[in-house]
Molecule: transfer RNA
Organism: Candidatus Roizmanbacteria bacterium
RNA sequence: GGCCCCGUAGUCUAGCGGCCUAGGACAUUAGCUUCUCAUGCUAAGGACACGAGUUCAAAUCUCGUCGGGGUCA
Repeated sequence: GGCCCCGUAGUCUAGCGGCCUAGGACAUUAGCUUCUCAUGCUAAGGACACGAGUUCAAAUCUCGUCGGGGUCA
């Protein structure tokens, strides 16, 4: 350098054009419970890598950039 795959909260993940103001688990914070800790219960905050395009409508489709991985030379 060519080709292929991937990028969603601190971590892992669901999503397959509208049912989703993006859901779940762990973690974090607060409260309850407990003599304390742990466990358990409740609640809260937190994400679509970036830019452009297609469309009435994009996390989802297209292009580019960036990053990661694989493969060929």